The RNA shown here (transfer RNA) has 77 nucleotides and comes from Thermococcus sp. Its Rfam family is "tRNA". Rfam's curators write: Transfer RNA (tRNA) molecules are approximately 80 nucleotides in length. Its family is annotated with triplet codon-amino acid adaptor activity in the Gene Ontology. The sequence was found in a public genome assembly. The coordinates come from a structure-prediction model, not an experiment, and the mean pLDDT is 83. The organism belongs to Thermococcus, within Archaea.
RNA sequence: GCCGGGGUAGCCUAGCUCGGUAGGGCGGGGGACUCGUAAUCCCCAGGUCCCGGGUUCAAAUCCCGGUCCCGGCUCCA
Numbered sequence: 001g002c003c004g005g006g007g008u009a010g011c012c013u014a015g016c017u018c019g020g021u022a023g024g025g026c027g028g029g030g031g032a033c034u035c036g037u038a039a040u041c042c043c044c045a046g047g048u049c050c051c052g053g054g055u056u057c058a059a060a061u062c063c064c065g066g067u068c069c070c071g072g073c074u075c076c077a
Stems, first nucleotide, its partner, number of pairs: 001073007010026004020057001028044005050066005
């Protein structure tokens, strides 16, 4: 340089194909239970969906560009 995959809450991730209210687990806070702790259960908070632009009534999702991460290719045929 080329090709492919990926970036969503503090961490791990689903959703993307087929546009229509952003979800789950862990972690955090509170509560229930218990003599108490742990475990278990319930509730709550927490999101520029990597960045910019385009299309659209409407974009995490489609299109274009950029950026970062991971993997592969570079010879022969």